[in-house]
RNA sequence: GCGCGUCGCUAGGGGUGCCCCACCAUGGGGGCUGAGACGGCCGCGAGCGGGCGGCCAACCCUUUGAACCUGAACCGGGUCAUUCCGGCGGAGGGAAGCGGCGGGCGCUCCAC
Numbered sequence: 001g002c003g004c005g006u007c008g009c010u011a012g013g014g015g016u017g018c019c020c021c022a023c024c025a026u027g028g029g030g031g032c033u034g035a036g037a038c039g040g041c042c043g044c045g046a047g048c049g050g051g052c053g054g055c056c057a058a059c060c061c062u063u064u065g066a067a068c069c070u071g072a073a074c075c076g077g078g079u080c081a082u083u084c085c086g087g088c089g090g091a092g093g094g095a096a097g098c099g100g101c102g103g104g105c106g107c108u109c110c111a112c
Stems, first nucleotide, its partner, number of pairs: 001105002004102007011062004017032005023050002026046001039056006068093003074087004
């Protein structure tokens, strides 16, 4: 110096679905899959409703990229139902830098 393994720091990317019961102007409980299905704060809002946005936390992922998005109101299977399973598919898109430690290889210098 290079690359490998591992750990960490900083930064960044991403998702939050389905079902049942209770409740009704401000908010509860249970079940399924999953790493994660909104834990905290703030603001706004709804009965053909029960949600939306921001920040933080948790979790996963960061080019060696199947985290995640698109195709997709897709195709097959299964389910009370679903982004439940498989296909589509190594298709298209997709977010990185630094440091510690360990051993490996190569090169150079010095001493004997």
A computed fold for a 112-nucleotide RNA from Citreicoccus inhibens, annotated as TPP riboswitch aptamer (THI element). The organism belongs to Citreicoccus, within Bacteria.